[in-house]
RNA sequence: GGGGACAUCGUAUAUCUGGUAAUAUAUUGGUUUUGCAUACCAAAGAGAAAAGUUCGAGUCUUUUUGUCUCCA
Numbered sequence: 001g002g003g004g005a006c007a008u009c010g011u012a013u014a015u016c017u018g019g020u021a022a023u024a025u026a027u028u029g030g031u032u033u034u035g036c037a038u039a040c041c042a043a044a045g046a047g048a049a050a051a052g053u054u055c056g057a058g059u060c061u062u063u064u065u066g067u068c069u070c071c072a
């Protein structure tokens, strides 16, 4: 320098063909306990950035940024 893949709650992953963004864990609150832990219930919290297509984009297209990988 060129090619490819990836980017989603704090963390790890789903979200199949574009239509209400989910689960586990962690955090917080509640119940339980003499107290802690466990267990149960509930809550808050996320689509890398910008544009385009569309009634509607995490998803499709383009560009940029970052990470990984292959070639030279």
Base pairs, nucleotide, nucleotide: 001071002070003069004068005067006066007065010025011024012023013022019055027043028042029041030040031039048064049063050062051061052060
The prediction has a mean pLDDT of 83.
The RNA shown here (transfer RNA) has 72 nucleotides and comes from Podila verticillata.
Its Rfam family is "tRNA". Rfam's curators write: Transfer RNA (tRNA) molecules are approximately 80 nucleotides in length. It is annotated as a transfer RNA.